Bacterial small signal recognition particle RNA from a Mollicutes bacterium, 102 nucleotides, folded computationally.
RNA sequence: UUCUAGUCAUCCUCAUCCAAUAGAUGAACGGGGAACCAGGUCAGGCCGGGAACGGAGCAGCUUUAACCUGGGCAUUUAUGUGGGUGGGGAUGACUGGGAACU
Repeated sequence: UUCUAGUCAUCCUCAUCCAAUAGAUGAACGGGGAACCAGGUCAGGCCGGGAACGGAGCAGCUUUAACCUGGGCAUUUAUGUGGGUGGGGAUGACUGGGAACU
């Protein structure tokens, strides 16, 4: 000077796992939600009746449908996000071995 092995550090890259972010889907839970063409209960009024009662039934109340919405759960997709693990590569340091030259 050069080749090579090992260890450590840094960087790059690939794979994988976990999380984060942004969507999609699903079943529940909560809230809202029907002047009439949903249900229940139907004041008042109306109708029938001598009456007792009965009938249809608006408003109101209530249960909800379609639908809207909320935060979670599950599944799934994506990523110039983060972390862990493993493989490969580069650089540097240390240690060892070999070769050549002086």
The source organism's lineage runs through Bacteria, Bacillati, Mycoplasmatota and Mollicutes. Its Rfam family is "Bacterial small signal recognition particle RNA". Rfam classes the family as a non-coding RNA gene.